Source information
Predicted 3D model of a 73-nucleotide RNA (transfer RNA) from a Minisyncoccales bacterium. The coordinates come from a structure-prediction model, not an experiment, and the mean pLDDT is 82. It matches the Rfam family "tRNA". It is annotated as a transfer RNA.

RNA sequence: CGGGGCAUGGUGUAGUGGUUAACAUACACCCUUGGGGUGGGUGUGAUCCUGGGUUCAAUUCCCAGUGCCCCGA
Numbered sequence: 001c002g003g004g005g006c007a008u009g010g011u012g013u014a015g016u017g018g019u020u021a022a023c024a025u026a027c028a029c030c031c032u033u034g035g036g037g038u039g040g041g042u043g044u045g046a047u048c049c050u051g052g053g054u055u056c057a058a059u060u061c062c063c064a065g066u067g068c069c070c071c072g073a
Base pairs, nucleotide, nucleotide: 001072002071003070004069005068006067007066010025011024012023013022018056027043028042029041030040031039049065050064051063052062053061
């Protein structure tokens, strides 16, 4: 320098045009115990990396940028 992939709660992932963005884990509280662990219940937490475009409607499609990873030179 060229090509490709990825970016979504604190963490790991799902969702791939349409209603309240889902699950696990973590955290807080409650139940269970003599106490702890395990288990169960309730709750908190994401302006979906940034900026534009397309569309009636974008986390999703397109373009550019930023960061990370892979391949080539």